[in-house]
RNA sequence: CCGGCCGCCGGGGGAGAGACCCACGGGCCGCAUAGGCCGCGGUGGGCGCCGAAGGGGCAAGCCCGCAACGGGGCGAAACUCUCAGGCAAAAGGACUCCGGCGGCCUG
Numbered sequence: 001c002c003g004g005c006c007g008c009c010g011g012g013g014g015a016g017a018g019a020c021c022c023a024c025g026g027g028c029c030g031c032a033u034a035g036g037c038c039g040c041g042g043u044g045g046g047c048g049c050c051g052a053a054g055g056g057g058c059a060a061g062c063c064c065g066c067a068a069c070g071g072g073g074c075g076a077a078a079c080u081c082u083c084a085g086g087c088a089a090a091a092g093g094a095c096u097c098c099g100g101c102g103g104c105c106u107g
């Protein structure tokens, strides 16, 4: 000096799915203890849905065990489950690109 991997920091990109219903509370209009309205970034309940924080599951393969068969353990994902999370915008967001710093490795 070049390259690879990992971590942190800054910046860019970044999908899906009810602005659902009910009750309570709150606010606004209103003379009203009529009636109506409101995403109020409220609370509780109900049904529907999403898959990309996190988490669970497993194929090959490897290991253990059995005379053998059966059996047990480890075991990846954007697959799968939907516990958690989410279903306007914002935020978040796996992943990815650029830059900086640090560590490790190789020539």
Stems, first nucleotide, its partner, number of pairs: 003105011018047001020046005025040001026038004048087003054083001055081003061074004
Glycine riboswitch aptamer from a Chloroflexota bacterium, 107 nucleotides, folded computationally. It matches the Rfam family "Glycine riboswitch aptamer". The family has 44 seed sequences and 9,425 matches in Rfam 15.1. Its mean pLDDT, the model's own confidence on a scale to 100, is 82. Taxonomically the source falls in Chloroflexota (Bacteria, Bacillati). The sequence was found by an Rfam model in a public genome assembly.